[in-house]
RNA sequence: AGGGCCCUUGAGGGAGAGACCGGGUUCACCCCGGCGCCGAAGGCGCAACCGCCCCGGAAACGCUCAGGCAAACGGACCGCAAGGACGCC
Numbered sequence: 001a002g003g004g005c006c007c008u009u010g011a012g013g014g015a016g017a018g019a020c021c022g023g024g025u026u027c028a029c030c031c032c033g034g035c036g037c038c039g040a041a042g043g044c045g046c047a048a049c050c051g052c053c054c055c056g057g058a059a060a061c062g063c064u065c066a067g068g069c070a071a072a073c074g075g076a077c078c079g080c081a082a083g084g085a086c087g088c089c
Stems, first nucleotide, its partner, number of pairs: 003089003006084005012078002018035001020034005036069003042065001043063003049057003
């Protein structure tokens, strides 16, 4: 010097589960009540493991508070592109 790890942004890919029942009302949406489900926004919990080892960090596992259960929106995560940081390899 260049590249990678890291962060941000953009577009793309991206699963699961009732277009459930009754009423407001007349489709969806919204409101009220009811039953059944999903887990990959977020949140919480256990833990392999890790650390600066008092304590702390920690999942795609678990719980479903939240969210979701036609499409749309959202969506962990993945690669691509651009920009950034200037700690490590």